This is a predicted structure of a 107-nucleotide RNA (SAM riboswitch aptamer (S box leader)) from Pontibacillus salipaludis. Its Rfam family is "SAM riboswitch aptamer (S box leader)". About the family: The SAM riboswitch is found upstream of a number of genes which code for proteins involved in methionine or cysteine biosynthesis in Gram-positive bacteria.
This record gives sequence, C1' cells and structure tokens, in this order.
RNA sequence: UUCUUAUCCUGAGAGGUGGAGGGACUGGCCCUUUGAAGCCUCGGCAACGGGUCUGAUCAUCAGAUACUGUGCCAACUCCAGCAAGUGAAGUACUUGGAAGAUAAGAA
Repeated sequence: UUCUUAUCCUGAGAGGUGGAGGGACUGGCCCUUUGAAGCCUCGGCAACGGGUCUGAUCAUCAGAUACUGUGCCAACUCCAGCAAGUGAAGUACUUGGAAGAUAAGAA
C1' cells in the first nucleotide's frame, strides 16, 4: 500500500511550546489571534487484539477488568455527495451504498 471482517447518534482536556491555520476530499457549515496545525508533559475515555478473572461449555461463548499493543478526547464520521422511497415541489425525513476513520487478520 492492497484485500477481508467488525464497528462508527456512547464517552473523554489541561498546561507548555508554536504563531495561522484546522475539521480526509468536494460543496456547505463551523472552529480558530479570547491563539489553528505540529511537538512535549501530565491527565482522561474506550473492551478492537493480547493478558488476567468469573460463569456456562465439546469446540467455544458470555461477562468483568485500562495490566499490555493500538486508537481516541468540538459539532452523529459536523451535514451532504450515489441510488431508492415518502412528499405536488423546495426544504425535510427514511433506507441502502460510496468514500473515510479505527481495530484485527492476510498478501
């Protein structure tokens, strides 16, 4: 990097440094000099993999636990993007998909 599977209306920020961007992309709409991104420190959230514990069990399954490997800590993945449906139509709403993110496995 690609493929497969699972999840994506839960949750969780302070300080230092830095000095203008950030929210993947496009269009919106937001955040930001009352200080963006990045980096550092400390803190927190979370059961995806491992570990440990408990219960049932043939395999295995269910539950608990932040010890370990990741991940995450504005807004539903911020909203939409393609298709279908409701609707006279716009707005709007619902469902599925695409794209994206994370984890685990494989090449």